A computed fold for a 75-nucleotide RNA from uncultured Candidatus Pelagibacter sp., annotated as transfer RNA. Its mean pLDDT, the model's own confidence on a scale to 100, is 80. Rfam family: tRNA. Gene Ontology term of the family: triplet codon-amino acid adaptor activity. It was read from a public genome assembly.
């Protein structure tokens, strides 16, 4: 360089072209308890950039970024 898988809240993961992007773990705040702890409820936080296709893109294309495997060439 080439080829190839991947990038979604604080962490792991789902959503293969259509509702306001889900769930579990954390984290806050609240019931609850003599304290915690656990159990219940609630709240905040994400779709790596950029352009393209479509009526509609987390999903499809194409370019960069990054991260991870696997190869080649110089030396």
């Nucleotide at each position: 360089g080439c080829c190839u898988g991947g990038g979604u809240g604080g962490u792991g993961u789902a959503a293969c072209g259509g509702u306001u992007a889900g769930c579990a773990c954390g984290a806050a705040a609240g019931u609850u308890u003599g304290u915690g702890g656990a159990a219940c409820u609630u709240u905040a936080a994400g779709u790596u950039u950029g352009a393209g296709u479509u009526c509609g893109a987390u999903u499809c294309u194409c370019a960069g970024c990054c991260c991870g495997g696997g190869u080649a060439c110089c030396a």